[in-house]
RNA sequence: AGGGGAGUAGCUCAAUUGGUAGAGCAGGGGCCUCCAAAGCCCAAGGUUGCGGGUUCGAGUCCUGUCUCCCCUGCCA
Repeated sequence: AGGGGAGUAGCUCAAUUGGUAGAGCAGGGGCCUCCAAAGCCCAAGGUUGCGGGUUCGAGUCCUGUCUCCCCUGCCA
């Protein structure tokens, strides 16, 4: 330099050919217990990496760009 893949909650990951984003864990509150752990219940938590575009509607399609991983190649 070229090609491919990934980026969504604090972490690990979903989202059914575009219909308005969810789960587990962690953290918070409660129940239980002499206390704690375990278990159960509740609530909270998001600029879907960042811009632009298409569309009534974009995590999903198009485009630019950033970061990480893999492959190929160049220089030394």
The RNA shown here (transfer RNA) has 76 nucleotides and comes from a Bacillota bacterium. Its mean pLDDT, the model's own confidence on a scale to 100, is 83. The sequence was found in a public genome assembly. Rfam family: tRNA. The family's RNA type in Rfam is transfer RNA.